[in-house]
RNA sequence: AAUUUAUUUACGGGAGAGACUACUUUUGUAGCGCCGAAGGAGCAACCACCCCGGAAACUCUCAGGCAAAAGGACCGUACAUAUUAA
Numbered sequence: 001a002a003u004u005u006a007u008u009u010a011c012g013g014g015a016g017a018g019a020c021u022a023c024u025u026u027u028g029u030a031g032c033g034c035c036g037a038a039g040g041a042g043c044a045a046c047c048a049c050c051c052c053g054g055a056a057a058c059u060c061u062c063a064g065g066c067a068a069a070a071g072g073a074c075c076g077u078a079c080a081u082a083u084u085a086a
Stems, first nucleotide, its partner, number of pairs: 005082003009078005018032001020031004033066003039062001040060003046054002
């Protein structure tokens, strides 16, 4: 000290699916239908390989969600910290 990766914070972007039905008047209970992009579980292309392992936006739908708001995987920018080291 170019750069690599990860994380916190801030800002911007950010999908899907009944403002269903009944009782109720509270955002509750029950019923039916539906969605995948918090989290969780499963499969394993692939990575690594002596052993121990890692692993999707695929699958499931436990959890969550199905007007708006909120939330939101993930993406971008900035600061900081750690890490990497041309």

The prediction has a mean pLDDT of 78. A computed fold for an 86-nucleotide RNA from Pelagibacteraceae bacterium AG-390-A02, annotated as Glycine riboswitch aptamer. Of the family's consensus pairs, 90% are formed in the model.